[in-house]
RNA sequence: GCGGCGAUAGCUCAAUGGUGGAGCGUUCCUCUGAUGUGGGAAAGGCUGAAGGCUCAACUCCUUCUCGCCGCA
Numbered sequence: 001g002c003g004g005c006g007a008u009a010g011c012u013c014a015a016u017g018g019u020g021g022a023g024c025g026u027u028c029c030u031c032u033g034a035u036g037u038g039g040g041a042a043a044g045g046c047u048g049a050a051g052g053c054u055c056a057a058c059u060c061c062u063u064c065u066c067g068c069c070g071c072a
Stems, first nucleotide, its partner, number of pairs: 001071007010024004018055001026042005048064005
């Protein structure tokens, strides 16, 4: 320099162009003699950045940033 993959909640990961969810974690309630487990609820995301297409974009297109892999 070229190509591929990835970037989403505190962490690990989902999400056919049509209201962004789950597990673990955190807080509260319940359960227990107590802790833990179990049950219930809540908070927590402007989806790496900027543009574009579209009635509508995490999703499609372009550029850039960062990480990993391969080629030279």